[in-house]
RNA sequence: CCGGGGAGCCGGGCAGCCGCGUCCCUCUUUAUGGGGGCCGAGGAAAGUCCGGGCUCCACGAAACAAGGGUGGCGGGUAACGCCCGCCGACUCCGGACGUGUUCCGGGGUUAGGGAAAGUGCCACAGAGAGUAUACCGCCGAUGGCCCGCGCUCCUUCUGGAGAUUGGGGGCACAGGCAAGGGUGAAAGGGUGCGGUAAAAGCGCACCGGGGUUCUGGUAACAGCGCCCGCAUGGCAAACCCCACCCGGAGCAAGACCGCAUAGGGGUCUCGCGCCUUACGGGCAGGAGUGUUUCGCUCCCAUGAGACCCGGGUUGGUUGCUGGAGCAUUGGAGCAAUCCAAUGCCUAGAUGAAUGGCUGCCCCUGCCGAUACGGUCCCUUUUGGGAUACCGUCGGCAGGACAGAACCCGGCUUACAGGCUCCCCGGCACU
Numbered sequence: 001c002c003g004g005g006g007a008g009c010c011g012g013g014c015a016g017c018c019g020c021g022u023c024c025c026u027c028u029u030u031a032u033g034g035g036g037g038c039c040g041a042g043g044a045a046a047g048u049c050c051g052g053g054c055u056c057c058a059c060g061a062a063a064c065a066a067g068g069g070u071g072g073c074g075g076g077u078a079a080c081g082c083c084c085g086c087c088g089a090c091u092c093c094g095g096a097c098g099u100g101u102u103c104c105g106g107g108g109u110u111a112g113g114g115a116a117a118g119u120g121c122c123a124c125a126g127a128g129a130g131u132a133u134a135c136c137g138c139c140g141a142u143g144g145c146c147c148g149c150g151c152u153c154c155u156u157c158u159g160g161a162g163a164u165u166g167g168g169g170g171c172a173c174a175g176g177c178a179a180g181g182g183u184g185a186a187a188g189g190g191u192g193c194g195g196u197a198a199a200a201g202c203g204c205a206c207c208g209g210g211g212u213u214c215u216g217g218u219a220a221c222a223g224c225g226c227c228c229g230c231a232u233g234g235c236a237a238a239c240c241c242c243a244c245c246c247g248g249a250g251c252a253a254g255a256c257c258g259c260a261u262a263g264g265g266g267u268c269u270c271g272c273g274c275c276u277u278a279c280g281g282g283c284a285g286g287a288g289u290g291u292u293u294c295g296c297u298c299c300c301a302u303g304a305g306a307c308c309c310g311g312g313u314u315g316g317u318u319g320c321u322g323g324a325g326c327a328u329u330g331g332a333g334c335a336a337u338c339c340a341a342u343g344c345c346u347a348g349a350u351g352a353a354u355g356g357c358u359g360c361c362c363c364u365g366c367c368g369a370u371a372c373g374g375u376c377c378c379u380u381u382u383g384g385g386a387u388a389c390c391g392u393c394g395g396c397a398g399g400a401c402a403g404a405a406c407c408c409g410g411c412u413u414a415c416a417g418g419c420u421c422c423c424c425g426g427c428a429c430u
Base pairs, nucleotide, nucleotide: 001426002425003424004423005422006421007420008419009418010417012361013360014359015358016357017356018355020040021039023037024036025035026034027033028031042401046412047411049410050409051408052407053406054250055249056248057247059295060294061293062292063291064290067246068245069244070243071242072086073085074084075083076082087112088110089109090108091107092106093105094104095103096102097100113241114240118239119238120235121234122233135181136180137177138176139175142174143173144171145170146169147168149166151162152161153160154159189207190206191205192204193203194202209228210227211226212225214223215222216221254318255317256316257315264309265308266307267306268305269304270303273283274282275281285299286298287297288296325344326343327342328341329340330339331338332337362399363398364397365396366395367394368393369392372391373390374389375386376385377384378383
């Protein structure tokens, strides 16, 4: 310097004038008043996709059901579907030499449990897409058909007939094959050797797959060895199965004050039992739960529930900002993060504040000028020439994404331009 990746930060600056909001101080003529002071939108405030704090509701415990979520292993965290590290799979880049189905390093993606519990799908093409299959083809040993040689007989000498045996050749009918070719995203493991009529894990070697002892590792997993069958595709981000996890609603939650109304009207369901002299109490029943069991509470005719119609309130205060907070330094850890010390306090609005104007500077782009410097050419001189580029001068235009509303931790999306650091590799120099 180039390429790849990661983290952090800024995202206009300065000045002047005018104008805002909460809070605090102060003054006066107490007003929508004057003066002063501290502070005053984000890395995403966006999306509302997750997890919580907080508030209210649900009577509690256990088991199950329904519904939802997560899905390699380990760690972090208040927690998470988040973050970190590691493992596996796929993939990209670079290097090495032994040039390979090799080894090493670095990056990217990963919705990564189960296809032998079941159901379902794989269009078109193709013979056939999971109890599959023969289009083109190969073989045709063994059967079948044909030719001819040899053998026997007749004979017009060249033909015919016969027997069944021994060879040879042909056909591709029966039959065999799925190795070769074709179709396709994918065709029932791959390469090679043997074997066969031709073939096939049919057999063998290696790879691949499955199982397993041992070793390493917290584990996922990896490695050496041994054994097996030579073995029944893909999709679960399809339904489903397995493992683990999960109350509901939400600041328009909720609390208080004030004001006002109609303590409104209608329909339906269930309980109206037993013991005790009575009260009290007990049993049973009903309600409080999706189901069940246990416990607890309430009720039993002035009770407990369900539904429909109608009326009032729309004001104020609070919740509302000191936090799982931020910064610096040190320590532990590969890291996420945690611990300690020191320091800091930074919006709290409520139709909703933080803005407007001017000047200069900065950055980017375009146009023009000049030849002052760099640069280029000639000449070697103190010079001359050129103007594409950089600096210089002038003008014009532009300066990202984008606004809190209870708070916090994440994820996702948007973002002109710029700065710093770290890791990996390459090149050059020292």